[in-house]
RNA sequence: AGAGUUUGAUCCUGGCUCAGAACGAACGCUGGCGGCGUGCUUAACACAUGCAAGUCGAGCGCGAAAGCCACCUUCGGGUGGCCGGUAGAGCGGCGAACGGGUGCGUAACACGUAGGUAACCUGCCCCAUAGCUUGGAAUAACCAACUGAAAAGUUGGCUAAUGCCGGAUAAGACCACGUCCACUGCGGUGGACGCGGCCAAAGGCGGCCUCUGCUUGCAUGCUGUCACUCCUGGAUCGGCCUGCGCACCAUUAGCUAGUUGGUGGGGUAAUGGCUCACCAAGGCAGAGAUGGUUAGCUGGUCUGAGAGGAUGAUCAGCCACACUGGGACUGAGAUACGGCCCAGACUCCUACGGGAGGCAGCAGUGGGGAAUAUUGCGCAAUGGGGGAAACCCUGACGCAGCAACGCCGCGUGGGUGAUGAAGGCCUUUGGGUCGUAAAGCCCUGUCGGGGGGAAAGAACUAUCUAGGUGCGAAUAGUGCUUAGAUUUGACGGUACCUCCAAAGGAAGCACCGGCCAACUCCGUGCCAGCAGCCGCGGUAAGACGGAGGGUGCAAGCGUUGUUCGGAAUUACUGGGCGUAAAGGGCGUGUAGGCGGUCCGCAAAGUCAGAUGUGAAAGCCCUUGGCUUAACCAAGGAAUUGCGUUUGAAACUGGUGGACUAGAGUACGGGAGAGGGAGGUGGAAUUCCUGGUGUAGCGGUGAAAUGCGUAGAUAUCAGGAGGAACACCGGUGGCGAAGGCGGCCUCCUGGAACGAUACUGACGCUGAGACGCGAAAGCGUGGGGAGCAAACAGGAUUAGAUACCCUGGUAGUCCACGCCGUAAACUAUGAGUGCUAGUCGUCAGCGGGCAUGCUGUUCGGUGACGCAGCUAACGCGUUAAGCACUCCGCCUGGGGAGUACGGCCGCAAGGUUAAAACUCAAAGGAAUUGACGGGGGCCCGCACAAGCGGUGGAGCAUGUGGUUUAAUUCGAAGCAACGCGCAGAACCUUACCAGCCCUUGACAUGGAGGGUCGCGAUUUCCAGAGACGGAUUUCUUCGGUUCGGCCGGACAGGAUACAGGUGCUGCAUGGCUGUCGUCAGCUCGUGUCGUGAGAUGUUGGGUUAAGUCCCGCAACGAGCGCAACCCUCGCUUUCAGUUGCCAGCAUUUAGUUGGGCACUCUGGAGGAACUGCCGGUGACAAGCCGGAGGAAGGUGGGGAUGACGUCAAGUCCUCAUGGCCCUUACGGGCUGGGCUACACACGUGCUACAAUGGCGGUGACAGUGGGCUGCGACCCAGCAAGGGUGAGCUAAUCCCUAAAAACCGUCUCAGUUCGGAUUGCACUCUGCAACUCGAGUGCAUGAAGUUGGAAUCGCUAGUAAUCGCGGAUCAGCAUGCCGCGGUGAAUACGUUCCCGGGCCUUGUACACACCGCCCGUCACACCAUGGGAGUUGGCUUGACCCGAAGGCGGCGCGCUAACUUCGGAGGCAACCGACCACGGUCAGGUCAGCGACUGGGGUGAAGUCGUAACAAGGUAGCC
Repeated sequence: AGAGUUUGAUCCUGGCUCAGAACGAACGCUGGCGGCGUGCUUAACACAUGCAAGUCGAGCGCGAAAGCCACCUUCGGGUGGCCGGUAGAGCGGCGAACGGGUGCGUAACACGUAGGUAACCUGCCCCAUAGCUUGGAAUAACCAACUGAAAAGUUGGCUAAUGCCGGAUAAGACCACGUCCACUGCGGUGGACGCGGCCAAAGGCGGCCUCUGCUUGCAUGCUGUCACUCCUGGAUCGGCCUGCGCACCAUUAGCUAGUUGGUGGGGUAAUGGCUCACCAAGGCAGAGAUGGUUAGCUGGUCUGAGAGGAUGAUCAGCCACACUGGGACUGAGAUACGGCCCAGACUCCUACGGGAGGCAGCAGUGGGGAAUAUUGCGCAAUGGGGGAAACCCUGACGCAGCAACGCCGCGUGGGUGAUGAAGGCCUUUGGGUCGUAAAGCCCUGUCGGGGGGAAAGAACUAUCUAGGUGCGAAUAGUGCUUAGAUUUGACGGUACCUCCAAAGGAAGCACCGGCCAACUCCGUGCCAGCAGCCGCGGUAAGACGGAGGGUGCAAGCGUUGUUCGGAAUUACUGGGCGUAAAGGGCGUGUAGGCGGUCCGCAAAGUCAGAUGUGAAAGCCCUUGGCUUAACCAAGGAAUUGCGUUUGAAACUGGUGGACUAGAGUACGGGAGAGGGAGGUGGAAUUCCUGGUGUAGCGGUGAAAUGCGUAGAUAUCAGGAGGAACACCGGUGGCGAAGGCGGCCUCCUGGAACGAUACUGACGCUGAGACGCGAAAGCGUGGGGAGCAAACAGGAUUAGAUACCCUGGUAGUCCACGCCGUAAACUAUGAGUGCUAGUCGUCAGCGGGCAUGCUGUUCGGUGACGCAGCUAACGCGUUAAGCACUCCGCCUGGGGAGUACGGCCGCAAGGUUAAAACUCAAAGGAAUUGACGGGGGCCCGCACAAGCGGUGGAGCAUGUGGUUUAAUUCGAAGCAACGCGCAGAACCUUACCAGCCCUUGACAUGGAGGGUCGCGAUUUCCAGAGACGGAUUUCUUCGGUUCGGCCGGACAGGAUACAGGUGCUGCAUGGCUGUCGUCAGCUCGUGUCGUGAGAUGUUGGGUUAAGUCCCGCAACGAGCGCAACCCUCGCUUUCAGUUGCCAGCAUUUAGUUGGGCACUCUGGAGGAACUGCCGGUGACAAGCCGGAGGAAGGUGGGGAUGACGUCAAGUCCUCAUGGCCCUUACGGGCUGGGCUACACACGUGCUACAAUGGCGGUGACAGUGGGCUGCGACCCAGCAAGGGUGAGCUAAUCCCUAAAAACCGUCUCAGUUCGGAUUGCACUCUGCAACUCGAGUGCAUGAAGUUGGAAUCGCUAGUAAUCGCGGAUCAGCAUGCCGCGGUGAAUACGUUCCCGGGCCUUGUACACACCGCCCGUCACACCAUGGGAGUUGGCUUGACCCGAAGGCGGCGCGCUAACUUCGGAGGCAACCGACCACGGUCAGGUCAGCGACUGGGGUGAAGUCGUAACAAGGUAGCC
């Protein structure tokens, strides 16, 4: 510090997710030791049991029992002593208000910080001063009696005090008055002095006899000490007040009667409406009152670079609370956790009459919960309470126990060790890896185990000893102090040290597709499962599960949850708003924010210095202590803040003065659809009247509805009425926006310009507020020509509630009033300044010779464009540039601009405006493609023009379907279907039935044993055959050291293996089809662009062509095109046999001689290149025409198929990964099937006839093939064919007859057409023609008379037509591949259909239009709104009741202290106001449930349509 994820790819916007750190954690797996920390986050739920606050006998009065001893005894017991003035309770003092717990409540002066208190209190403690006197009356304990189950209580009696009360004294305090001084916030306050009033006390203990009193000594004396009283000051703790800071919601906007203030009482320690009476009517609030929800606050903690954000466990400060609510008492202090009273809920005891209780103290229990410990030890230390002290108490605290809960440290061994062991895993079978890892050998000894030793934490206090010193009469005593001795340890025989033995007891967890370090095998087969995001899994899964290996951490590792970070994703630091989310529809203007130039003053902001504070702990730095670290200690720094004070005066604010550049006012002449009102004009539509006139008009893609013979449309004249203003008219003008258009008049707003004068910052923006605000809509009243929602009809259509047509009502118009929204758009808020220009245009102004031109001119409105900006598109002085000021708005998509609530509205609705839930995207701009019922250019038998077919018939053949035991399998739009199959009777054959074989029909290796051949061949038996059992003949392995020694072969037989047309063409190779023989597809370098990409390859011409030329930020190149190759066409040359024959000879015959000129054959050459001429074109490329030429513009044909597309086809040609079968899914055999047949389709053949049939004549080809072959001639047969067999291994012989052609006949008919079907008889091939071959003859003679919608081929030697050959093949062709013969028609042209190429445009498509995608309905699930109501919480108003309590009143009853004896005072009782709980009525608000209901979301394959994206087929949208 970033990364993944939207796309085919890109840039941007934007969300989601991850890597980090942390935790009082929990869960899963695992677990050796130690140190230091931490440990109910939930039910402030309920609690059994024990303990957590006592102490003082040196304040006081009482005072045992049991036990022991002694004596007495009636043996029942009694008395005395000891224990012991002990235990114990009581009176009294101090403490219990600390310490400890918890976070309910609280949004508040609760907390933090800085101040104030002249408005206050403060026990114990300290300093100082002055005292400590004299009396009195009670009461508990106790005793007795009584009540009660208990708790407890009543009555009577006795008694003490540091308990209570009276008197004295009073420096001083307090109160009142007077004088003076000081301060002041002007209200008061403080101090000094004087006078008057008023207020105290308590003793205990030790010692002593100096003083006093009694007098041997003891005190009421003295002294010491601890207490006590009044008072001053201090210290400490606290109360109260104030500035500032500190959560969310405005869908909470108004709140408030003790409310705000005053006066006067009361109250408090003290200010104060704190409380009361009276008076006034205030107070708070957009800088957020009131209400609601949530929450203890802080130091700090976590995170972060920081600023921030989150948090408030442990430790520390403050606050609040103590079962819930209320209340006071005591006290220095409480409205009191382990006190009291009352009410309530709950629990317990009970004799039913009454009582008791409060773990949010420490342990512990139940419960809740994902979850949090021992009913431990000790007061040794630290601290606290009491005490003179010893000491006692202390669940504070110190320790121990439990828990990997966290942090830190240590260990689980070290060295050596390669046959790289065994074993596992993988493997290309060679090996690799776990791996120096192990074993083995040599060592060490941390932790744990055993033995031994052994700390620090201890300082005090007290006592004793020896000193010093204060008080004192004192050598007594006592306080302080120094030194020494004695005494005290829960932890714990712990830390630590040492010895012994022994590698012995000690490693797991997660992950390994990317992010993110780490890879293979097996299993599984969209199943099981994984997943933080993207996403994996449908038979080869590095993503699931296991294994091996690896990576990362390590006594832990992962997961989950939460927080911060990354996130600049709320942006102060540090974001945005033309199109991504986002500028308010526009203006006027309030508050607020901001504000021109100069001078002075003051110093609020600002800046600097000093100072106080910012607790400690923590963080950071340094140093130190535990072996180290964690941890702990000391010092420092820091604590960014606040206060006080001294200065500075630039800037901002304030204040005073001045200025004119901002702003405004006055004057002038101009421009304008600016606004309002009134009037007026012509054209047109419609209607009415009349005339002319006749059959149609109108409307559409075409029609129909409609109008018209009752006279329309058309046309002429006249009239009525409403609405809108052609031309001018213009990216022209005006206005803030909406908007404004004939002409005239009146009223009126604004802007610009020109030249002067004046005012003197008067300015800008603008939350709320107010006003304006298109269209539609609403209300009332008018008006209504045209147009026209709704509606009606006609069409269209599968439907057509639409588009089109004919009608037509609201409305559109006017007046008045509402509504308040628009894609109200420049999708661009307003204002000011600055930053190159060029060209238009509108209004004004200036200049000069003035039609016009022009300007350093001003304002408006446009186009282009530099810098700059921008994600890009684009913007660009009219900014989206550079800056400043102010306002509005945004923070992923959907849900939703919706619900609820509020406000507005007559309504429609508007405005403000969520959440649950759900997705991982939704978007912007640009790029490349693809597509378009977008455009331009161009091509192709693509259409058109022609010729001939298919689709109808019969048959052949293939396919589907069906059937079947099987009808083997594959091919599926074009590009499957006479295709694989160049030929299924057996074989083929893969299918079916049956019968058989199991190392196998075939290959290789091979242990051990056997035989010596292999091969060919005859016959017999059983059998369907395979196979099995016999058997005949021919042949009789090689070498040899003669040894079954070696080689080789065979049969049997273990074992490795063979075999599979079984699966996967979506695991593959190879081959092939197709777009398409279409003209395209790319690269290097350069340039442009952030980038995907572009350029080149586009453009102008041209071509069959990305063919060539020109131009050009491109220059070149490659694969394609073309050419090179084959063939046909002309020719030359060479060669002439089997070919040829001009001339010579010869023959039936090129038969033979001869010849090779010609034909031909087959080698090598030539020839054609737009080369030449003319025209055209751009001086080009080229095109057009012509000449010559066998051939002319690629001469015809073939071979040749770019990058790629279709997961196209083929595992059944072959090869091959993986999977599957292994007495079978392999192998052999017989028979059957692939040939089935209601049907449907494709491809063909033959026809329907006269361009023909039949008969006859008998002419002319070429390609090919031939030895298991082609087979002549001849003979017989009607024929298929048969017999015979010449010739030919082929330019020699044979197949071989070419056919159409030509002549004759038939004369339009189911025929002399057509030949299916069937019968009979034959032929051939073959082991065998039944299923199931071909052919022949005779007989039979079906459909069919040119074929609906639709559809195919072909542009010249082509179509059409005619025959011939070949492959396969025993036989079988209408198919396929070839060959030649005869031999046309047509092409105007590119509008349309199909396919393709290039450019351009739109796009929401990219699986790419066979795309994408919308809404209703149906089903399932989820959350949510409404809802008659119902349940509960909180809260408000009114009223009723009114416990305890203090206060007020009264006080007849009772009454120790005082008394002048009258009483005063006190207590109870009673009354009153206040008031908790409770009750009644009426609201508010929040939440739960709710029949039914509304929409919303989600959900591989439901229904209906086709709305949107292309001109989306009616442009879309608001």
A computed fold for a 1518-nucleotide RNA from an uncultured prokaryote, annotated as small-subunit ribosomal RNA. Model confidence (mean pLDDT): 84 of 100.